[in-house]
This is a predicted structure of a 478-nucleotide part of an RNA (small-subunit ribosomal RNA, 3' major domain) from an uncultured bacterium. The prediction has a mean pLDDT of 81.

Context: one part of a larger RNA
């Protein structure tokens, strides 16, 4: 230099306070430790592991476990022999990989032969989710989207180094001014990229319906129009630009005005120098080491889903701001999906759902009913709150639902009556509540990633508890 300090002084952030909801207390989901087991595959560990890798373990996946089989090998290359095929389909058989038979069959050619394929044979090798993320690339996480990290000259110091970056101000900010032994540069910071808020203009179907006409039980249904909404191309617009008052006559702050929008307008995306010898050899690559009739490789069942127990993360409740029922011509999103798909409609079934089936590669058709919202009722009970759990009848996926799947009806009707110590989110279209979509995917979502509707409180400050960021001070470490 820097780390540190229960030294100082300055500033910031849901970091305290001010406020709303949780979590810790039930039940369940789910992840993890622990036990347990033949096996519960493996990895992730304070923040920065535990709805995490996994965007989805019935078989597959699967790496684990048993039992069984294969040995140049599921997979590649090169060599030598055979065949002329393979593959497909049929039949026999196996708990399986597999075996047997049958059918079925190549191209070119100078006819020497060559590709090409399967079969068998040699070893060269092939494989290895075996190990070391403290032997590595790649890629991440974190401190943090904090505001720092630095360099070249040039000065100052025997140097190590310093200075520049401090210092008075002022910012979200090493932003900017000003002053200054310093002058410039760089990486970040901003800005440039995308979305989202207003206009204008260009376009007008499969989208829209103000006028004009037809038309109906209704309905943009129809002729028409593109005026509106929207839809996507092109631009306009916000820059302290202006006014006033503060400050040093700066920077820049406070307040006005005009505007759709005001001082970074909201929100993403972007993550410097470095730090954890963080993660990760199981995405994938890779050096050494090791295995080679097994630590490869194939199959069938089993596990990965166990269960006194702790521990995270959600999910439903405990009910009257509520539960049921009604009213499906009760009203009003958005933003996505669809061809082995979404499936209107009609008919069956109480439903899950069957059976037919029109329409759509989609601004056309489908999914698709938004839900919270009015009215009746219940009238404060463990209830007409709660739904686990169990029973028993069914429905779908799928070779297959015992282990172990989602759903449906009809029964059953634990715990729970607002949660101790402690703890966490969140500053405005937020939080809180309300429903809808996707990816993965044959089935399987209370997770995850999105959309939109309803829509609050409450910030007085910075003494304090957490992180940080700047100067300066001590020092037992560098």
């Nucleotide at each position: 230099u820097g780390a540190c300090g229960g030294g100082g002084a300055c500033c910031c952030g849901c970091a305290c306070a001010a406020g709303c909801g949780g979590u810790g207390g039930a039940g369940c989901a789910u992840g993890u430790g622990g036990u347990u087991u033949a096996a519960u595959u493996c990895g992730a560990a304070g923040c920065a592991a535990c709805g995490c890798g996994a965007a989805g373990a019935a078989c597959c996946u699967u790496a684990c476990c048993u039992g069984a089989u294969c040995u140049u090998g599921a997979c590649a290359u090169c060599c030598c022999g055979a065949u002329g095929a393979c593959c497909g389909c049929u039949u026999c058989g196996u708990a399986a990989u597999g075996g047997a038979a049958g059918u079925u069959u190549u191209u070119c050619u100078u006819c020497g032969g060559a590709a090409c394929a399967u079969c068998g044979g040699u070893g060269a090798c092939a494989g290895g989710u075996g190990g070391u993320g403290c032997a590595u690339g790649g890629u991440u996480g974190u401190c943090g989207u904090c505001a720092g990290c630095u360099c070249g000259u040039g000065u100052c110091g025997u140097g190590a180094g310093a200075u520049g970056u401090u210092g008075g101000g002022u910012u979200a900010a090493g932003u900017c001014c000003c002053g200054c032994a310093a002058c410039g540069a760089g990486c970040g910071c901003a800005a440039c990229c995308c979305c989202u808020a207003u206009c204008u203009u260009c376009a007008g179907u499969a989208g829209c319906c103000a006028g004009c006409a037809g038309g109906u039980u209704a309905a943009g249904c129809u002729g028409g129009g593109c005026a509106c909404u929207c839809u996507g191309g092109a631009g306009a617009g916000a820059c302290u630009g202006c006014c006033a008052g503060g400050g040093a006559u700066a920077a820049c702050c406070u307040g006005g005005a005009g505007g759709a929008a005001g001082g970074u307008g909201g929100g993403g995306a972007u993550g410097a120098c470095g730090u954890c010898a963080a993660a990760u050899c199981a995405u994938c690559a890779u050096g050494c080491c090791c295995c080679u009739u097994a630590u490869g490789a194939c199959c069938a069942g089993g596990g990965c889903u166990a269960c006194a127990c702790a521990c995270g993360u959600g999910c439903u409740a405990c009910a009257a701001u509520g539960g049921u029922g009604a009213u499906c011509a009760a009203a009003c999103a958005g933003a996505g999906g669809g061809a082995a798909g979404c499936a209107a409609c009609a008919c069956a079934g109480c439903g899950a759902u069957g059976u037919g089936a029109a329409g759509c590669a989609g601004a056309a058709c489908c999914c698709g009913a938004a839900a919270a919202a009015u009215c009746a009722u219940c009238u404060c009970a463990g209830u007409u709150c709660a739904g686990a759990u169990u029973g028993c009848a069914g429905g779908c996926u799928g070779c297959a639902a015992c282990u172990c799947g989602c759903c449906u009806g009809c029964a059953u009707g634990a715990a729970g009556u607002c949660g101790g110590a402690a703890u966490u989110g969140c500053u405005a279209g937020u939080a809180a509540u309300c429903g809808c979509g996707g990816a993965u995917c044959a089935g399987c979502a209370u997770g995850c990633c999105g959309c939109g509707g309803u829509g609050a409180a409450u910030a007085c400050g910075u003494u304090c508890c957490c992180g940080g960021g700047c100067c300066u001070u001590g020092c037992a470490c560098u």